[in-house]
């Protein structure tokens, strides 16, 4: 300089204008049981995000249920750790990719037991003779030898017919270890030697998964569990519309009191007294309609120290304002920054093209709180940092 790996940051700033939404306050309204509350205006602070998104896991809160264990169901799957948990993160480990940085694994069990295995192939699980190969046995035809002229041996070559053969071709993702020998009619782990894998013991090393060595066996084993299924672990359910508290009015039912033996209601702080006087009080409707809490400071963010390979834990400092309820958090418009295209000028190089200046243009995505966290998964115009690798060159 090029091409890459991982990790991480940010997601334009300012300023004016005008809008919406919570709190706070200030003025006016209206209402009352005078304490406050409704509505309007105006001042003031504040006001989305890395994914708020998807609701996929995982917990915190709540409410129900719940001696205990058990069966149905549904998760999870290498080990060792982290954390509140997790299907997450961390750091090993085994398989796979890649020259590497480094990435990828839905990574217990297929000698418990079923299933399945498509197409091609002759065959697909204790297989399987399509072509080849070999031996028999019959039958042609060449040629040879021999003849008692009928035939008789014999190598070759084909046809059938019976067998043997899994080394060789040919199918396939997969054809029942490889490669060289003995050995046979031909062939074959039928035997022998190495090697590769499997089990098994035993010896080093790791908490551990796992590795490394030595010895023995039988010669060899096929794939699928996101097919049933066996193993171990690990799960009550439903979810803020969760719960909780205040708490009606109308219609209409019902019950009791009472209509001159006089409910209630005015005046009134109370009683007495005086006046009106036929309804009046409770309960059901309904703990419903509405309202208020829950509602936001938490497994918080950040900085330094220490422990830890890391995830991440502990100290001790600091920082801290979104809570709406048909759901606010928005537009406009200047000025500067970034990205770009274009087109000029001066410059560098041999040039390709570079970096600057200056006009004009164009560009800024994905979305968007609704109990709250941890996480994972999607989406995104694009700019910046760092650490690493591989290739080039020049010293």
């Nucleotide at each position: 300089u090029g091409a890459g790996u991982c990790a991480g940051u940010c997601a334009g700033g300012c300023g004016g204008c005008c809008g919406c939404g919570u709190c706070g306050g200030u003025g006016c309204u209206c209402c009352c049981u005078c304490g406050g509350g409704u509505g309007c205006a105006c001042c003031g602070c504040c006001g989305a995000g890395g994914a708020a998104c998807g609701u996929c896991c995982g917990g915190g809160c709540u409410c129900c249920g719940c001696a205990g264990g058990g069966c149905a169901g549904g998760g999870u799957g290498g080990u060792g750790g982290g954390u509140a948990a997790c299907a997450c993160c961390c750091a090993c480990c085994c398989g796979g990719g890649g020259u590497g940085a480094c990435c990828c694994g839905c990574g217990g069990g297929a000698c418990a037991g079923u299933g399945c295995c498509a197409c091609a192939g002759a065959g697909a699980a204790c297989a399987g003779a399509c072509c080849g190969c070999c031996a028999c046995g019959u039958c042609c035809g060449u040629c040879c030898g021999g003849u008692u002229c009928g035939c008789c041996g014999g190598a070759c070559g084909g046809g059938c017919g019976c067998g043997g053969u899994a080394a060789g071709g040919g199918u396939g993702a997969a054809a029942c270890g490889g490669u060289g020998g003995u050995g046979c009619a031909a062939g074959a782990g039928a035997c022998c030697a190495c090697c590769a894998g499997c089990g098994c013991a035993c010896c080093g090393g790791g908490u551990g998964a796992c590795c490394g060595g030595u010895g023995c066996g039988g010669c060899u084993a096929g794939g699928u569990a996101a097919a049933c299924c066996c193993c171990a672990c690990c799960c009550g359910g439903a979810g803020c519309a969760a719960g909780a508290c205040c708490a009606g009015a109308c219609a209409g039912g019902g019950a009791g009191c009472g209509u001159c033996c006089g409910a209630g209601g005015g005046c009134u702080g109370c009683c007495c007294g005086c006046c009106c006087g036929a309804g009046c009080u409770c309960c059901c409707g309904g703990g419903u309609a509405g309202g208020u809490c829950g509602c936001u400071g938490g497994a918080g963010g950040c900085g330094u120290g220490c422990g830890g390979c890391a995830a991440c834990g502990c100290a001790c400092g600091u920082c801290g304002u979104a809570g709406a309820u048909g759901g606010a958090u928005g537009g406009c418009c200047g000025c500067c920054a970034c990205c770009u295209g274009u087109g000029c000028g001066g410059g560098g190089g041999c040039a390709a093209c570079c970096a600057c200046g200056c006009a004009c243009g164009g560009g800024g995505a994905c979305a968007g709180a609704a109990c709250c966290c941890g996480g994972c998964g999607u989406a995104c115009c694009g700019a910046c940092u760092g650490a690493c690798u591989c290739a080039u060159c020049c010293g």

Source information
Bacterial RNase P class A from Cellulomonas sp., 395 nucleotides, folded computationally. The gene name in the source record is rnpB. Model confidence (mean pLDDT): 77 of 100. Its Rfam family is "Bacterial RNase P class A". Its family is annotated with ribonuclease P activity, dimeric ribonuclease P complex and tRNA processing in the Gene Ontology. The RNAcentral record of the sequence draws on ENA.